[in-house]
Context: one part of a larger RNA
């Protein structure tokens, strides 16, 4: 390498967009590239074969001559046209576009709001403790604190409704209003006339930490300092508390980035639950009602079929197809080295010795 593989054993890239590649709906014309059939030349001796081809060493092995044979070889030539290619004309079941009226924490931006905290800042009233904890003590209070009450400021967040619910390609999104943007899912069948799948390389996007730079800093806290705990306590517990969480404008580029399941299409038993949408029907107190069919998504259980089994089971990990990524005992090791990218932290690519 080829085979088997990727939920859990190794092994699906964090997501998507796309290039080039592969792969590709129907109908019917052409053309003969692939491809099938016929022929010619080559396919060098040797080797191979000829029960009993033949000559010939008395035979025989051997040898000479003859014949045959050498894959779907390679090159020419001539016919064929089902499938693949290439051209030309068409087609509507794929795909898209356009109309319609609902659904939604989808994005960005402005703007408005709430309750809650605060050793801010101010008034009132009040007076010896308060806070903490299993128990303490550091802490903090007559410079009047905790408690109550009134007001002004300040950043962060956004209860309760909430949900096994919704969105979005994932990250990921939750007050409430506007404005400007996307996107799915339904219906209608009006255009368009294979425009489509996938997708090395490539682009974009991409938690929460960190980084540069300028705001902002209640709350909360990595580090740090104190008290306790303990044989010790560079922890857990208990007081502070600094980056750093927040904003804007880059960088960065990785996660148990996980359903540890790659993406598209087709097929193949059924219950029940619920979100959206749509026509119909049926019931009706005619209400923005109930209730059934019916596609889409979220889930639960299950037949068949699968799996080593847990388990999966129209959202497959069933039966097919088409493209891509990866895997090939364990540790050395996601390390070194070289390249390449970032300010830096580090990121990507990624070994072998040696062990076992």
């Nucleotide at each position: 390498u080829u085979g088997g593989g990727u939920c859990u054993a190794a092994a699906a890239c964090a997501u998507c967009c796309g290039u080039a590649g592969c792969u590709u709906g129907u109908c019917u014309u052409c053309u003969a590239a692939g491809u099938c059939u016929c022929u010619u030349g080559u396919g060098a001796a040797a080797u191979c074969u000829g029960g009993c081809a033949u000559g010939u060493c008395u035979c025989a092995a051997g040898u000479g001559u003859c014949g045959g044979g050498c894959g779907g070889g390679c090159a020419g030539g001539a016919a064929g046209u089902a499938c693949u290619g290439c051209g030309g004309a068409g087609c509507u079941a794929g795909a898209g576009a356009c109309u319609g009226g609902g659904a939604g924490a989808c994005g960005u931006a402005a703007g408005a709001a709430g309750u809650a905290c605060g050793u801010u800042c101010u008034g009132g009233a009040g007076u010896a403790g308060c806070g903490g904890u299993a128990a303490a003590a550091u802490g903090u209070g007559u410079u009047a604190a905790u408690c109550c009450u009134g007001g002004a400021c300040g950043g962060a967040c956004u209860a309760a409704c909430a949900a096994u619910a919704g969105c979005g390609a994932a990250g990921g999104c939750a007050u409430c209003u506007u404005a400007c943007g996307a996107g799915a899912a339904c219906a209608g069948u009006u255009c368009u006339g294979a425009c489509a799948g996938u997708g090395a390389g490539g682009g974009a996007u991409g938690a929460a930490g960190g980084c540069u730079a300028g705001g902002g800093g209640c709350g909360c806290a990595a580090a740090a300092g104190g008290g306790a705990u303990u044989a010790g306590a560079u922890a857990c517990c208990c007081c502070u508390g600094u980056a750093g969480u927040c904003c804007u404008a880059g960088c960065a580029g990785u996660a148990a980035a996980c359903a540890c399941u790659g993406c598209a299409c087709a097929c193949u038993a059924a219950a029940c639950a619920u979100c959206a949408g749509u026509a119909c029907c049926u019931c009706c107190u005619c209400g923005a009602g109930a209730g059934g069919u019916u596609u889409c998504g979220u889930g639960c259980u299950g037949a068949a079929g699968g799996g080593a089994a847990g388990c999966c089971g129209a959202a497959g990990a069933g039966u097919g197809u088409g493209c891509u990524a990866c895997c090939u005992g364990g540790g050395a090791a996601g390390u070194a080295u070289a390249g390449u990218c970032g300010c830096a932290a580090g990121g990507c690519c990624g070994a072998a010795a040696c062990u076992u």

The part of an RNA shown here (small-subunit ribosomal RNA, central domain) has 356 nucleotides and comes from a Methanomassiliicoccaceae archaeon. RNAcentral holds the full RNA, with entries from SILVA. The source organism's lineage runs through Archaea, Thermoplasmatota, Thermoplasmata, Methanomassiliicoccales and Methanomassiliicoccaceae.